A computed fold for a 160-nucleotide RNA from a bovine gut metagenome, annotated as Lysine riboswitch aptamer. Its mean pLDDT, the model's own confidence on a scale to 100, is 79.
RNA sequence: GGAUAGAGGCGCGGCGCCCAUCAGUACCCUUCGCCUGCAGGCAAAGACGUCCGGGAAAGGGAGCGCCGCCGAAGUGAAAUCACCGUUGCCUGGUCGGUGCUUUCGCUGGGCCGGCGGGGAAUACCCGUCGGACUGUCACGAUUCGUGGAGCGCUAUCUGA
Numbered sequence: 001g002g003a004u005a006g007a008g009g010c011g012c013g014g015c016g017c018c019c020a021u022c023a024g025u026a027c028c029c030u031u032c033g034c035c036u037g038c039a040g041g042c043a044a045a046g047a048c049g050u051c052c053g054g055g056a057a058a059g060g061g062a063g064c065g066c067c068g069c070c071g072a073a074g075u076g077a078a079a080u081c082a083c084c085g086u087u088g089c090c091u092g093g094u095c096g097g098u099g100c101u102u103u104c105g106c107u108g109g110g111c112c113g114g115c116g117g118g119g120a121a122u123a124c125c126c127g128u129c130g131g132a133c134u135g136u137c138a139c140g141a142u143u144c145g146u147g148g149a150g151c152g153c154u155a156u157c158u159g160a
Base pairs, nucleotide, nucleotide: 001158002157003156004155005154006153009070011069012068013067014066015065016064017063019061027054028053032049033048035046036045073107074106075105076104077103078102079101081099082098083097084096085095108134109133111131112130113129114128115127116126117125118124136148137147138146139145140144
């Protein structure tokens, strides 16, 4: 240097079930009011509000189970492609958003707190700063201190 296997633990991702939230909201039905300019009245229809009776879903999340895993995965930038941004059709250009893939950068891991962003949200997610903890290696010590980063660490086999 190469190959294979493996460890970290409130570990990571996907899918399913279920529960709460969203929300007594949107929407539907009924009642009444009011408005819909250009004399006044009536009717119809529509918008808004209100009353009676019904009443969601998506997105985000907790828990449980199953599956795949240990750069697991997350995130930023760029590029390709697809879709959306509807309102006769076709073509081209440009901008914004979402998703897939690829390349490059950052993050060892979760937890708690501050701040910023997302979110209906006090949930939760992302970023950042701080804190203690934890695995690992190095150095110094002796059971503790300091420092590093997963391009790491451990084991086995193997090449020079």